[in-house]
């Protein structure tokens, strides 16, 4: 210097062909339960979807540009 992969919630991940309020799991907070706790049940809170432009009525999603991690090739 080229290529390919990845980036959404504290964490680990999901998101199908552009259209539903952006989800699950785990953590966290709260209620039930219990002598108290754990465990389990139940409910809540958290998100500029790396970042900055374009495209479109409409982007997490498609185009360009960049930034950080891996791998590979020179």
């Nucleotide at each position: 210097g080229g290529g390919c992969g990845g980036u959404u919630a504290g964490c680990u991940c999901a998101g199908u062909u552009g259209g539903a309020u952006a989800g699950a799991g785990u953590a966290c907070a709260g209620g039930c339960c219990u002598c108290c706790g754990a465990a389990g049940c139940c409910u809540g809170g958290g998100g500029u979807c790396g970042u900055g432009g374009g495209u479109u009525c409409g982007a997490a999603u498609c185009c360009c540009a960049u930034g950080c991690c891996g791998c590979c090739c020179g």

Notes:
Transfer RNA from Oryzomonas rubra, 74 nucleotides, folded computationally. Taxonomically the source falls in Oryzomonas (Bacteria, Thermodesulfobacteriota, Desulfuromonadia, Geobacterales). The coordinates come from a structure-prediction model, not an experiment, and the mean pLDDT is 81.